[in-house]
Context: one part of a larger RNA
RNA sequence: AACGAACGCUGGCGGCGCGUCUUAAGCAUGCAAGUCGAGCGAUAAGGGGAAGCUUGCUUCCCCCGAAAGCGGCGGACUGGUGAGUAACACGUGGGCGAUCUGCCUUUAGGACGGGGAUAGCCGUUAGAAAUAACGGAUAAUACCGGAUAAGCUUCCUUUGCCGUGGCAGGGGAAGGAAAGGAGCUACGGCUCCGCCUGAAGAUGAGCCCGCGCCCCAUUAGCUUGUUGGCAGGGUAAAAGCCUACCAAGGCGAAGAUGGGUAGCCGGCCUGAGAGGGUGAACGGCCACACUGGGACUGAGAUACGGCCCAGACUCCUACGGGAGGCAGCAGCUAAGAAUAUUCCGCAAUGGGCGAAAGCCUGACGGAGCGACGCCGCGUGGACGAGGAAGGCCGAACGGUUGUAAAGUCCUUUUGCGGAUGAAGAAUAAGCGGGGCAGGGAAUGGCCCCGCGAUGACGCCAGUCCGCGAAUAAGCCCCGGCUAAUUACGUGCCAGCAGCCGCGGUAACACGUAAGGGGCGAGCGUUGUUC
Numbered sequence: 001a002a003c004g005a006a007c008g009c010u011g012g013c014g015g016c017g018c019g020u021c022u023u024a025a026g027c028a029u030g031c032a033a034g035u036c037g038a039g040c041g042a043u044a045a046g047g048g049g050a051a052g053c054u055u056g057c058u059u060c061c062c063c064c065g066a067a068a069g070c071g072g073c074g075g076a077c078u079g080g081u082g083a084g085u086a087a088c089a090c091g092u093g094g095g096c097g098a099u100c101u102g103c104c105u106u107u108a109g110g111a112c113g114g115g116g117a118u119a120g121c122c123g124u125u126a127g128a129a130a131u132a133a134c135g136g137a138u139a140a141u142a143c144c145g146g147a148u149a150a151g152c153u154u155c156c157u158u159u160g161c162c163g164u165g166g167c168a169g170g171g172g173a174a175g176g177a178a179a180g181g182a183g184c185u186a187c188g189g190c191u192c193c194g195c196c197u198g199a200a201g202a203u204g205a206g207c208c209c210g211c212g213c214c215c216c217a218u219u220a221g222c223u224u225g226u227u228g229g230c231a232g233g234g235u236a237a238a239a240g241c242c243u244a245c246c247a248a249g250g251c252g253a254a255g256a257u258g259g260g261u262a263g264c265c266g267g268c269c270u271g272a273g274a275g276g277g278u279g280a281a282c283g284g285c286c287a288c289a290c291u292g293g294g295a296c297u298g299a300g301a302u303a304c305g306g307c308c309c310a311g312a313c314u315c316c317u318a319c320g321g322g323a324g325g326c327a328g329c330a331g332c333u334a335a336g337a338a339u340a341u342u343c344c345g346c347a348a349u350g351g352g353c354g355a356a357a358g359c360c361u362g363a364c365g366g367a368g369c370g371a372c373g374c375c376g377c378g379u380g381g382a383c384g385a386g387g388a389a390g391g392c393c394g395a396a397c398g399g400u401u402g403u404a405a406a407g408u409c410c411u412u413u414u415g416c417g418g419a420u421g422a423a424g425a426a427u428a429a430g431c432g433g434g435g436c437a438g439g440g441a442a443u444g445g446c447c448c449c450g451c452g453a454u455g456a457c458g459c460c461a462g463u464c465c466g467c468g469a470a471u472a473a474g475c476c477c478c479g480g481c482u483a484a485u486u487a488c489g490u491g492c493c494a495g496c497a498g499c500c501g502c503g504g505u506a507a508c509a510c511g512u513a514a515g516g517g518g519c520g521a522g523c524g525u526u527g528u529u530c
Stems, first nucleotide, its partner, number of pairs: 001529003005526005012377006018370002020335001025333003029330003034073003039070002046063008080288003090212007099205002104201007112146001114144002121136006152175010180193005214260003221251003226248004231243003263285004267278004290311005313324004341367001343366003349363001350361004380410004390401004415467006424457001430451007474519005479500003485514005495502002
């Protein structure tokens, strides 16, 4: 000098930050990932109408339409934590002629014609439940054949460039696509959103390599898929990545192997620098999601709030069987010196879905608690000596506290009460106007201008008025280091202490008082780093 601090005493306000460093211990409760009816079928409740009659019920039609279901996209983002990891994990610089990439952008071509199911629903059954089974009917942008193939994939052949499986071509064989919905219409079609096959881009990801990366040699040898080859398998992709066979290699004192510790970095702290320490908050990367293992789906996961298996633990049970995973936001228990509200809102920014309106969003924006930190402000200002009273000291004259107080005049930051009051809101739907491209027209598309809802914070901030010095000072120290001294008490006692050291009868060092010094809403102590 610094701190994610703690403890003691004290404590007025505001702004901006920060807040379980310990037990990756266990968790009650609520919320944290949904959305689309413009993909699909059908309905409950509700409203209207008609018929029948046992006049308050049944049946039928129409409208509006949940919950649930099929289907699509998103649940791989966001958020949390640091257990593991000494490793191509990370940092930095490269490589991929060895790779993938949903949504998005640009561009080329296409979308013909069929089929069979299944949930929801109805009926039945088993079970305490979780849930499951059987029968019947049904839809789709769900599923499956057929046709077509500009280009694409595989194989054979061939030309040019070239850096290994690269790029651009020619010929032959084989293979593989698709889905509709909404609006407008002059009923011909058109427009928009989607669908399929390619090419390119952008973004994201995968793999490989050089260099860097803590301690112990009181760890010296380690290794059998081990090191290399051939063949096969496997992957989006190189590779002992995997398998069989063959060879006997590979690493190591420039520290292999083993053990310990540890997420890495941008940064942060310190320091003149070199360096040392550190990795909270914020940003990037990695790893993990009760413990261990596994795959499925998918463009992407071996998936925190998905699935399966095993284990520990907790809960429900009709004892047959089931349910769960806060290292998300709050909150609880335990541990600990120690760390916050079971708050408000989607108004803003961002994300998911949707054509849009919109819905969801404990991300986020805010508020609450804590002097935990940094910064700012205040606790009044001016005048005021017969230097009042009181305290302390005293040689008893006086000195000091001390312009300090009182008193007089003034101010109102802050506080309390009241009034007023921005900005954070950009625009969306829609309406009006102008222009452009295309078209036979309409809806529609693109660009510009204007109007046009919406504020959690919030009784905000700010500004103005009223009241009244009113609401607001402590902590540590005074032997030397080190700024600041006297008196009394105590008598090696009680005690102090960072080091030297004080205290045994005049203690500037203990305790108290007066005075003084330092810092100040803080001041000291402890811990840690330089």

RNAcentral holds the full RNA, with entries from ENA.
This is a predicted structure of a 530-nucleotide part of an RNA (small-subunit ribosomal RNA, 5' domain) from an uncultured bacterium.
Its Rfam family is "Bacterial small subunit ribosomal RNA". Rfam links the family to the GO terms ribosome and structural constituent of ribosome.
The prediction has a mean pLDDT of 83.